The prediction has a mean pLDDT of 88. This is a predicted structure of a 345-nucleotide part of an RNA (small-subunit ribosomal RNA, central domain) from an uncultured rumen bacterium. Its Rfam family is "Bacterial small subunit ribosomal RNA".

Context: one part of a larger RNA
Order: sequence, then C1' cells, then structure tokens
RNA sequence: UUGGGUUUAAAGGGAGCGCAGGCGGCUGUUUAAGCGUGCCGUGAAAUGCCGUGGCUCAACCAUGGCACUGCGGCGCGAACUGGGCGGCUUGAGUCGGCGGAAGGCGCGCGGAAUUCGUGGUGUAGCGGUGAAAUGCUUAGAUAUCACGAGGAACUCCGAUUGCGAAGGCAGCGCGCCGCAGCUGUACUGACGCUCAUGCUCGAAGGCGCGGGUAUCGAACAGGAUUAGAUACCCUGGUAGUCCGCGCGGUAAACGAUGGACGCCCGCUGUGUGCCAUUGCGGUACGCGGCCAAGCGAAAGCGUUAAGCGUCCCACCUGGGGAGUACGCCGGCAACGGUGAAACUC
Repeated sequence: UUGGGUUUAAAGGGAGCGCAGGCGGCUGUUUAAGCGUGCCGUGAAAUGCCGUGGCUCAACCAUGGCACUGCGGCGCGAACUGGGCGGCUUGAGUCGGCGGAAGGCGCGCGGAAUUCGUGGUGUAGCGGUGAAAUGCUUAGAUAUCACGAGGAACUCCGAUUGCGAAGGCAGCGCGCCGCAGCUGUACUGACGCUCAUGCUCGAAGGCGCGGGUAUCGAACAGGAUUAGAUACCCUGGUAGUCCGCGCGGUAAACGAUGGACGCCCGCUGUGUGCCAUUGCGGUACGCGGCCAAGCGAAAGCGUUAAGCGUCCCACCUGGGGAGUACGCCGGCAACGGUGAAACUC
C1' cells in the first nucleotide's frame, strides 16, 4: 500500500459557514462519453507460456503457435452512470396562523450580602485553629442600630427542565437581532448532502492600552506545622477576577461518540404545540430512564444506536524518545499550528 479501524485499546478536526471537489429524488424522451459486444489496425525483437527439435541430459539454443490483459478506428446495444430537453412533488425552501425558551446585544431598575466611611449604644476583648500564633483592639475594636459610598454576583423558584452550532446562557422590565417547533397544505419545483484550502465564532488563564476595584486571590510577606515545609492550615496581600477596545486560539473544548438521509419490536417519565375529551387518549418535535432483535472484546449501545444501509469530510497504524528538535507559518510576548529522526525496549 491493500485491508482493517476511530465511546473506553492508536484514532472524530473545539464549533459553524462555505468556494473547488465528491455524491445526489420520481418520471418521459434523446445522446452514446463511461459501460458491453463484433470486426479491423497496431501492440519490434528478445523475454513469458505451450508444442517440436539441436548440443549424451539440463542450463543454453533454434523453430511454430499463443500471450503481450494496452492503444486507435469502424459498426451494433441502451439496463445502469454521465450529457441535453420536458414533466412531477415526497427531499429542500417560501408564505399564512399559533405559540416557546437562562439564545445574542443594548438601555434602565431592584433587593439581600461582603467591605469601607460617618454617627449612636456599649466594653474588653475580637479573630483564627487540631491546638496556636502572626493580625485587629482602650486613639474604643468585635457585637448591635441608623445613614451613606462603591463594586461584583443574582438566594428561593430550579428540575433527569429550557435555549444555543459549539464555547456557553439564570434577579426584573423595555427595545433591537436570531431561532427551532407545530399547524394550514397556498407557492417554487431537486433549488439538495458533505466539504480539503479559506473565513468566522471560540471557557478559563494570559498579553497591550485605558478605566474600575467590594469580594476572592497566583506571586509575595508574616504566623504555624515539620527533621526540613520554597506546601497543605492561619493572618495579610499585588497582578488578576469586573468594564471598553484590540490580540491570543488553547482545554478531560467530553456524549472521550463528525455531519446528513432512509429503514428497524416495545414499556415508562417529562417539556412545548396541535387534535380529541366525562374519563382513558392520539399525534409531531425535543429531553431522560428501561428493554426485543441486532451489534460489541467486554463494560455496554439499543428509533437521541455503538443496529441495518448510502454519501462526504477528518483521523489511526507498537511503547519511549516527543507533541520534542529543525524548518516554515502565525503572534507584542507568552506561546500556537505543522511536525520528524538517531537511539532504545
């Protein structure tokens, strides 16, 4: 390589959009490029295979035939693939109606709590721990009451809940933007699926500039612990945590499970809509639990497949060396992307 694979053994790209490319519904007609078939030409010789012969045999050699699976041309065929033309509606989309949610962005508002400030009450402790100490406190702390300031986060509701492509999203109100779903079956008529390169989004931490800073808190300081303690515990505390603009682009970015479509027993709970309803219910789309067949090395998966099939993309090929070195690309940097070998078991 062929093949076989990718939940957990190596292996699904963090996610989306999407050019090229690959693949593509039902039906009529046409074409004959792919495809099949017949014939012709060509496919040097040697080599190969089969037969016969020559060296005593063989190797070797001679000779006849075949093969040379290829290429070109001329006919014929039309099921399938492709091309042209026409039709269709079930895929896809549009429209009307209904209704849903922590989807995104912006503006405004609210209460609780922490901290701080001012004032009142009040007096000797507070705090912290396994026990302590550092720390705070008669310049009146802790506790408690009132008022004020400011920042960050939204208790209960809250759920196996909901929404979003993923990351993720939760106090309340308003505005703007986006969206699935159901229903009517009115319209378009294959307009579709996937997607290397590319573009965009992308938790936390990090970086640049500016602002903000209540809490918490890397670094750091002190107190303890200990043989030591550059830790775990305690008292403090800078960056950061928050906001604006920009960069970065990683993760156990996980369902460790790429996307799309079709098909295949059931039971049960739940969210939303529609139909029906005295009651049991039916249906569509989601979110869960359990199981038949089947699958799987097993654990398990099982109409939300890891079942049965089709299409496209990504990825794997023993462990270490190593996600390292070198080169290249990107970045302000940190670093990211791509990504070996020697050697060794």